[in-house]
Context: one part of a larger RNA
Molecule: large-subunit ribosomal RNA, half A
Organism: uncultured Anaerolineae bacterium
RNA sequence: GGUUUACGGUGGAUGCCUAGGCGCAAAGUGCCGAAGAAGGACGUGGGAAACUGCGAAAAGCUCCGAUUAGCCGUUAACAGGCGAUCGACUCGGAGAUCUCCGAAUGGGGAAACCCACUAGAGCGAACCUCUAGUAUCCUCUUACCGAAAAAAUAAGUUUGAGGAGGGGCACCCGGGGAACUGAAACAUCUAAGUACCCGGAGGAAAAGAAACCAUUCCCCUAGUAGUGGCGAGCGAACGGGGAGAAGCCUAAACCUGAAAGGCUUGCUUUUCAGGGGUUGUAGGGCCUGACAAUGUGAAGUUACAAAUUAGUCGAUUAGUAGAAAGGUGUGGGACAGCCUGCCAAAGAGGGUAACAGCCCCGUAUAUGAAAAUCGACUAACUUCCGACAGGUACCUGAGUACGGCCGGGCACGCUAAUCCGGUCGGAAUCUGGGGAGUCCACUCUCUAAGGCUAAAUACACUUUGCGACCGAUAGUGAACAAGUACCGUGAGGGAAAGGUGAAAAGUACCCCUGUUAGGGGAGUGAAAUAGAACCUGAAACCGUAAACUUACAAGCAGUCGGAGGGCUAAUGGCGUGUCGGUGCUAAGGAGUAAUCCUGUGCGCGGCGCUAUGCCUGACGGCGUGCCUCUUGGAGAAUGAGCCUGCGAGUUAAUCUCAGUGGCGAGGUUAAGGAAGUAACAUCCGAAGCCGUAGCGAAAGCGAGUCUGAAUAGGGCGUACAGUCGCUGGGAUUAGACCCGAAACCGGGUGAGCUACCCAUGGGCAGGGUGAAGCGAGUCUAAUAACUUGUGGAGGCCCGAACCUACUAAUGUUGCAAAAUUAGGGGAUGACCUGUGGGUAGAGGUGAUAUGCCAAACGAACUCGGAGAUAGCUGGUUCUCCCCGAAAUAGCUUUAGGGCUAGCGUUAUACGUUUAGUACCGGAGGUACAGCACUGAAUGGACAAUGGGGCUUACAGCUUACAGAAUCCAAUCAAACUCGGAAUGCCGGUACUCCAUAGUAUAGCAGUCGGACUCCGGGAGAUGAGUUUCGGGGUCGAAAGGGAAACAGCCCAGAUCAUCGGCUAAGGUCCUCAAGUCUACACUAAGUGGGAAACGAGGUGGGGUUACUGAAACAACCAGGAGGUUGGCUUAGAAGCAGCCACCCUUUAAAGAGUGCGUAAUAGCUCACUGGUCUAGUGACUCUGCGCGGAAAACUUAACGGGGCUAAGUGUAGCACCGAAGCCAUGGGACUUGCUUUAGGGCAGGUCGGUAGGGGAGCGUUCCAUCAGCAGGGAAGGUCGACCGUAAGGACGGCUGGAGCGGAUGGAAGUGAGAAUGCAGGCAUGAGUAGCGUACAAAUAUGUGAGAACCAUAUUCGCCGUAUGUCUAAGGUUUCCGACGCCAGGUUAAUCCGCGUCGGGUUAGUCGGGUCCUUAGCCGAGGCCGAGAGGCGUAGGUGAUGGAUAUCCGGUCAACAUUCCGGAACCGUCUGAAUGGAGUGAUGUGGGGACGCAACGGGGUAGGUCAGCCUCCGAUUGGUAGUGGAGGUGCGAAUUGUCUAAGCGAUGAGACCGGUAGGAAAAUCCGCCGGUUGAGCCCAGGCAGGAGCGAGCCGUCCAGGCAUAAGUGAUUGAGCCUUGUUGCCCAGAAAAGCCACUAAACGUUGAUGUUCAGAUGCCCGUACCGCAAACCGACACUGGUAGACGGGUGUAAAUGCACCAAGGCGAUC
Repeated sequence: GGUUUACGGUGGAUGCCUAGGCGCAAAGUGCCGAAGAAGGACGUGGGAAACUGCGAAAAGCUCCGAUUAGCCGUUAACAGGCGAUCGACUCGGAGAUCUCCGAAUGGGGAAACCCACUAGAGCGAACCUCUAGUAUCCUCUUACCGAAAAAAUAAGUUUGAGGAGGGGCACCCGGGGAACUGAAACAUCUAAGUACCCGGAGGAAAAGAAACCAUUCCCCUAGUAGUGGCGAGCGAACGGGGAGAAGCCUAAACCUGAAAGGCUUGCUUUUCAGGGGUUGUAGGGCCUGACAAUGUGAAGUUACAAAUUAGUCGAUUAGUAGAAAGGUGUGGGACAGCCUGCCAAAGAGGGUAACAGCCCCGUAUAUGAAAAUCGACUAACUUCCGACAGGUACCUGAGUACGGCCGGGCACGCUAAUCCGGUCGGAAUCUGGGGAGUCCACUCUCUAAGGCUAAAUACACUUUGCGACCGAUAGUGAACAAGUACCGUGAGGGAAAGGUGAAAAGUACCCCUGUUAGGGGAGUGAAAUAGAACCUGAAACCGUAAACUUACAAGCAGUCGGAGGGCUAAUGGCGUGUCGGUGCUAAGGAGUAAUCCUGUGCGCGGCGCUAUGCCUGACGGCGUGCCUCUUGGAGAAUGAGCCUGCGAGUUAAUCUCAGUGGCGAGGUUAAGGAAGUAACAUCCGAAGCCGUAGCGAAAGCGAGUCUGAAUAGGGCGUACAGUCGCUGGGAUUAGACCCGAAACCGGGUGAGCUACCCAUGGGCAGGGUGAAGCGAGUCUAAUAACUUGUGGAGGCCCGAACCUACUAAUGUUGCAAAAUUAGGGGAUGACCUGUGGGUAGAGGUGAUAUGCCAAACGAACUCGGAGAUAGCUGGUUCUCCCCGAAAUAGCUUUAGGGCUAGCGUUAUACGUUUAGUACCGGAGGUACAGCACUGAAUGGACAAUGGGGCUUACAGCUUACAGAAUCCAAUCAAACUCGGAAUGCCGGUACUCCAUAGUAUAGCAGUCGGACUCCGGGAGAUGAGUUUCGGGGUCGAAAGGGAAACAGCCCAGAUCAUCGGCUAAGGUCCUCAAGUCUACACUAAGUGGGAAACGAGGUGGGGUUACUGAAACAACCAGGAGGUUGGCUUAGAAGCAGCCACCCUUUAAAGAGUGCGUAAUAGCUCACUGGUCUAGUGACUCUGCGCGGAAAACUUAACGGGGCUAAGUGUAGCACCGAAGCCAUGGGACUUGCUUUAGGGCAGGUCGGUAGGGGAGCGUUCCAUCAGCAGGGAAGGUCGACCGUAAGGACGGCUGGAGCGGAUGGAAGUGAGAAUGCAGGCAUGAGUAGCGUACAAAUAUGUGAGAACCAUAUUCGCCGUAUGUCUAAGGUUUCCGACGCCAGGUUAAUCCGCGUCGGGUUAGUCGGGUCCUUAGCCGAGGCCGAGAGGCGUAGGUGAUGGAUAUCCGGUCAACAUUCCGGAACCGUCUGAAUGGAGUGAUGUGGGGACGCAACGGGGUAGGUCAGCCUCCGAUUGGUAGUGGAGGUGCGAAUUGUCUAAGCGAUGAGACCGGUAGGAAAAUCCGCCGGUUGAGCCCAGGCAGGAGCGAGCCGUCCAGGCAUAAGUGAUUGAGCCUUGUUGCCCAGAAAAGCCACUAAACGUUGAUGUUCAGAUGCCCGUACCGCAAACCGACACUGGUAGACGGGUGUAAAUGCACCAAGGCGAUC
């Protein structure tokens, strides 16, 4: 380390529970709001965080009623109270109060805030406070004013009254109106008039009383008629059955009255009012005629007129009464068990310490209201009350009906009736008009162009009830302080989280410890392993103890066998009766009997024995996980870290098939109704549907009919039961098995990031260059030009701040979701930047990069349509049994999809129907063969013809040339055939085989990616593990044996078991079961055990041929000669460079020479011959086995290894081994047949299996019925050696502490290992990486349980144009003090920006409001627009700008221009005084009032030096000086005084006169004329002033004492003065302020001045603020506007370096 067992930890599954949800039904109710809603903010309690309630009268106040002995809401107790005959609390009804925001309404506004006016009041002026009123629009009304246009009117202003505004889940009506999607693409179409936006109304809405079939709703009609790229789809009506039922009013004609107008003065017009009148067999008016009458009349508050009261009854909003039980025993507890009772119009339900009719609340039943509301009825009351006949032709709804064109809606997309709209035309008047699906005629029917109308219907809420609904990952997102925490700028998104116990009885007391941490005792309790992190308490994961095992050993981790070690005695077996403990019991005896005694047998229990049990496992055999997708996966192809929980074929409608049931020529109800309710029950209801008859296009006819001239023929029918439920398979429409897009569309939210723009502010050290212009000079006739100076331009140069991002490195789980370091670029400009605004997605913006629009932009984000769609990927959960495919054809915008067929399965029916073999009979043109055809093709012969040559006028001749045709010989062919098989195919006959073989019909599929091997071909290279066909096989979907290993090869098809047997392929030396078998050969190469052309006296065998005892072959000895150096050639050529010839002679033999050799000879050889020797020797060819040819990358590595000379190879043979094959024995299942006593038996056959079909079961949750179990212990958990073929099921021990299972049926949220699944928990990596600018710490002391880190001190280090100081934004208490250390702090912590408690922010003058305006925004009226809304005048609002009155010092732990001290100023009011004529605005004028750059002057802030002042001088060399350390500073206002600069003699300022402009006026401004002549305006300085200022004493706290110098020089700003010059881009507005006058006020004294007094509102003010407090998820190397910013050195500088003041030492 491993396995196992026991015991723990962690964790929170499971079981049980429910306080919360979900659904349905019934009844009731249904708008709220200017009398201030909905919804909020802030308050409100003794203390008060959240919820609830309430509103300054604040968990409440008053009255009425109900009920009561308790109560002061909850978390949640404490303190303190209220109440019980003076009635608290609680419940109900009615009132009162009701801050602020919100339509929000006096004005404004950044909601919950700010600022007003009028009247009144406190209170006396100002200031402050309180009460009431003050919005807009519309209608009516009052008064005034008053156009075009005289009167008048419109318009406007105004008084009063009334109304509106805003909100509301769903439902309703109307105005607008998508897209995804479907159509397998898409455009008409669909989705869909859906989603969504907008307007409006109500408790319902809408519709509706005929130019029609009242309106509305339900069930049918009917998925019919239709419509439709006649595709996908869409889809009525007539009519029937029900629910509910209700009808009316006007306009007009005509009559009357009033007012106004006109004129002809009694007529007419208009308006208003009253009467009249309301319809289609037309009605009404008017005229004429004739008639009738008010009472037991009719109706009524929802239409048809309208108001109210009373009574009765009922209901709602609180309530009340309400029967009946005891004992015993177990237990912590009785409500269980047992015994004995009782009630019941009540045995629904809940609670009570376990399961309660009789304990409590309730339940059945009965009963109740001061007040409010609702309903019904009655009464009062209110309103109304004619019909006929004839005539007349007066009326009966006009830009209407209708028509053309266009559009929409009707189921109807059209040539389309009917309805609606746009546009252009445009009627009639009852003798009229509309409709009846184009239209016309006839006929029938109705009467448009005005209006109202209940119920039946929809939805929500309240109450009650119910549930084969959920039970904490479920059910609402939410059982709990949930729309909360948290995320986001925002719209918006959006969790997790239940359980002690019966009762807190929640652990007194003691101990350990620094400890309120944690634990041990003790105690409570039935239980504390129920101890608050609390019921049960599984698994992953982490431990402790013990047994076995492991340090020479090798891998899917198991399985089979098993040495050894350890343990135990069982859900087993055996024994035991001296274990009599227990149940039953034979027999005998006793007894009347019950029963007892003796005692037999069988169990249960006890005891004993037993390894056959359990744990471990050395060693050996075999053996490459699971899933998915695939031709094929151990695959190095996908998915899973592990565990637990959740997680996917459902439901509805229609159709179809099967099973089953009811009825049956019939079957069946739907909506609805009745009664009722613990009920899907019961009974009505036949409207309708299906069937019973068909044929035909139809009229129609009918067992027939159609076609047809037909009585013909033919087609379709005529026999055969259906229908309604239930269950199951399948289909269609719906999201339709689950998860998954990128996208599309609609409405909103975003410009706090960023792009551009607008307005208003701010920033840019220092150094350089030296344009134009100008001065002077030279020069020129004069310009020009040149020189020199001045000058200071520039998208100029160098370079900080600032901006940027070119390079490199680092970083890449970072410091950082874009940084750091070192360099780089721009740095007066097209520059950078703050604040406030604008532009919005079909869009904006863009010096175009497809850039940016809140860290993802070729079209933002968010919510919705929405469960879009996905021919695509992934996943899809228990068991067993039977059968069992396909990867092919055709078609396909089709090829990875689909449909039909093929192949599978199930059911039914049918037969010798299938199959095999044999025989018989057929069709056919392949292999092969052939060359007769069609072609190809070689050689030869012959040869027309052509080419070349000769000759050339032709003719002709000739030829190493080519060569048709023909002939001979030999050939070739997929698209040649004179021929032509074998197989295969078709048909018939016979035989064999009985088998879930065949065929048909019906239900249900899957398959359309195939792979290799052999044979026959094509393509390719007669390449491929290539591709494509045909035939077979295997794999696919097949395990076993062999081939070392190895889907596709060989053998062989696994129902289960066996320590039985026989074989196949293949094997038999060892590995490794079986022959070191037999016989004969071959091989020598480790060939065997990789390979070709080619090569070779390897070797075996065969054949042919030559030589050979007349002596071969080889070897040795010897010869190998002469003509001649053959001729030629050659310098030479003599056998041997070359050419030609190749004779003759001697011989045993010898070439005019086979090689070597020479310059050429020579020389050596060979052929040939003789001798020695001896018997075979050569050549060629066929063949067996071998040899060479033979080079690759980690390692032998080309027998599986050892090894083998056979254990290699060939032939022959005999044994044996060898599989899940076959046989044997036993068991199981299915099926067929026979048999049966109906249980079964016998016989035969079968039982590998993916997709798939079929069958049978197990288990989970809930329901019903029946019978049960349970505190003497249910469920759940855990362990165990039991049972079943499986899913699974018992039993026992422990835990647990309250429910649970069985049987039979029923209903499903019904079974998990995988979906990069979801949620939670726990691992691994790993005690690993890391602990986040920067060389920074060290020591001592203190505190403390504890100190690297805290405090103090001393050294040391760092920043110092910052790491210092102020301040805006933003944050929001972080500030200060005390106490603390569980968490946070990257370590520790005594410390903290952490926790708890307490404290802290003081303003007339600072900032903002009460002042002003910019960009912009809002916007009365107004204009425009379907609506929402857009624009905009007056007006308002709006700083980043304008205006605006205070300074110094001191002080607290924490604030100060705010408090205190001192010294000021501003506004308002009052009083007093003075003074004596003007004052006075919302109007007019002035002013405010403005650019950039360069440059300069004068000041000031600041600095430096000197002088002056204070202190020091030693343990040492020197030192009283030229030493050392330090200081030497200071305010505003007011007053006084003095100026710089600027303007100004081209006239400052003043005065006079005129004046037509400044919308009226003006004494003002402007303009004109005249007189005079130096000021005007002001930074700053100086004077004055109180204090401050080193130090000393002191418990170093509080405090006290003392008060020095305070000058000069120099330098000097980006500050003040806002100037001068230059330039072009030509550089806010308004108010405050000054002047003027109008109205008005003023000599009854205004305005002004002086003094005194009073008064001065609201908000901010702490702290951080280049950062640990802001923006970046962090105590984050990043980002963040403005102001101050000292010294020395360096040419300068805000650069760089080092320092001051000051601040830090960066949390391991």